Model confidence (mean pLDDT): 90 of 100. The RNA shown here (c-di-GMP-I riboswitch aptamer) has 85 nucleotides and comes from a Clostridiaceae bacterium. Taxonomically the source falls in Clostridiaceae (Bacteria, Bacillota, Clostridia, Eubacteriales). The model forms 95% of the base pairs in the Rfam consensus.
RNA sequence: AGUCGAUAAUGGCAAACCCGCUGAAAAGCGGGGACGCAAAGCUAAAGGGCCUAAAGCGUAAAGCUAUGGCAGCCUGGCUACCGAA
Repeated sequence: AGUCGAUAAUGGCAAACCCGCUGAAAAGCGGGGACGCAAAGCUAAAGGGCCUAAAGCGUAAAGCUAUGGCAGCCUGGCUACCGAA
């Protein structure tokens, strides 16, 4: 230095749910709360997947559609704390 990841150390993040705000929604943010996480840090303009459908298409209903989201769905990329085997 790389790989790897302890019943190590120091710390970190925070699912569901509840409250408030934003949003058409999905969802996001703040507070509470911990199911979990060794990258649960970043990347959605790297690829796949999933959610939503305001506007648009559709005579309308149904339906379609991402320009909206999810990195705590997977793979990839970038960066990073500690150091037993």